[in-house]
């Protein structure tokens, strides 16, 4: 990279190196940024998708396996703004909006096939 699934309005930052960009891409919007952008290393942290063990409750081929919850944190993964917001499609209205929902493209991450 491709494809399936499941999920994304929660939660978590100092320092150091570095020196101008950054918020995935495209249009538009908004916004972080020399009171130091992205990168890169250190350390702290969030979280709980997989993983281990685990109370209770069912299944059962008696070795597992499923359910609602628990711990843990070993693999990943995150730490400005809903995935930062909108684009497309359909619906809503005593306020026609800078307005509300639903879906959908596109991403992200995790898990799993080829």
């Nucleotide at each position: 990279g491709u494809c399936u699934u499941a999920u994304c309005c929660a939660g978590a930052g100092u320092g150091g190196c570095a020196g101008a960009g950054g918020g995935a891409a495209u249009g538009g919007g908004c916004c972080c940024u020399g009171u130091g952008a992205a990168g890169c290393c250190a350390c702290c942290g969030c979280a709980a998708c997989c993983g281990u063990c685990u109370u209770g409750g069912g299944g059962u081929u008696u070795a597992c396996c499923c359910c609602c919850g628990g711990a843990c944190u070993g693999g990943u993964g995150c730490g400005a703004a809903c995935u930062c917001c909108c684009g497309c499609c359909c619906g809503g209205c005593a306020u026609u909006g800078a307005c509300c929902g639903g879906g959908g493209a596109a991403g992200a991450u995790a898990a799993g096939a080829g």
Model confidence (mean pLDDT): 84 of 100. A computed fold for a 114-nucleotide RNA from a Phycisphaeraceae bacterium, annotated as SAM riboswitch aptamer (S box leader). It matches the Rfam family "SAM riboswitch aptamer (S box leader)". Rfam links the family to the GO term regulation of gene expression. The model forms 97% of the base pairs in the Rfam consensus. It was read from a public genome assembly, where an Rfam model found it. The source organism's lineage runs through Bacteria, Pseudomonadati, Planctomycetota, Phycisphaerae and Phycisphaeraceae.